[in-house]
A computed fold for an 82-nucleotide RNA from Candidatus Beckwithbacteria bacterium CG23_combo_of_CG06-09_8_20_14_all_47_9, annotated as transfer RNA. Its Rfam family is "tRNA". Gene Ontology term of the family: triplet codon-amino acid adaptor activity. The family's RNA type in Rfam is transfer RNA. Lineage of the source: Bacteria > Bacteria candidate phyla > Candidatus Beckwithiibacteriota.

């Protein structure tokens, strides 16, 4: 140089026919339960915002009413292959 996989909340990691972005699990936080701690049970956890309601799937652009998904270039990771 060609090729093929990958990059989504603190972390694993789902949404493939393009139609609520974060399901589920983990971890945190608070409380229940304990003498106390484990475990178990409840609720809450992407970011701004007081709220409405806006933003976010590596980045930048395009196509669509609608893009994590399709197309273009880009930056990183793993593999093959010369």
């Nucleotide at each position: 140089g060609c090729c093929g996989g990958g990059a989504u909340g603190g972390c694993g990691a789902a949404a493939c026919u393009g139609g609520u972005a974060c399901a589920c699990g983990c971890g945190u936080a608070c409380g229940c339960u304990u003498g106390a701690g484990g475990u178990g049970c409840g609720u809450a956890u992407g970011c701004c915002g007081a709220a409405a309601g806006g933003c976010u799937u590596g980045g930048a652009g395009g196509u669509u009413c609608a893009a994590g998904u399709c197309c273009u270039c880009u930056u990183c990771c793993c593999g093959g292959c010369a």